[in-house]
């Protein structure tokens, strides 16, 4: 430099272009316990990487940029 992939909550991942973006873990509060761990219950947590576009409607489609990973190549 070229090609491909990934980007969604603190972490790991879901979500047919269509109702309010969900699940588990972690964290927080409670129950239980002499205290804690384990277990159980509850609530909270989101600029869906940034920007733009298409559409009545975008996490999802298109363009561009950024970050990371893989493959190929160039210079030394």
């Nucleotide at each position: 430099a070229g090609g491909g992939g990934u980007g969604u909550a603190g972490c790991a991942c879901a979500a047919u272009g269509g109702c309010u973006a969900g699940u588990g873990c972690a964290g927080c509060g409670g129950c239980c316990u002499c205290c804690a761990a384990a277990g159980c219950c509850g609530a909270a947590g989101g600029u869906u990487g940034g920007g733009g576009g298409u559409u009545c409607g975008a996490g999802u489609c298109c363009c561009u940029c950024c970050a990371c990973c893989c493959c190929u190549g160039c210079c030394a």
Molecule: transfer RNA
Organism: Candidatus Hydrogenedentota bacterium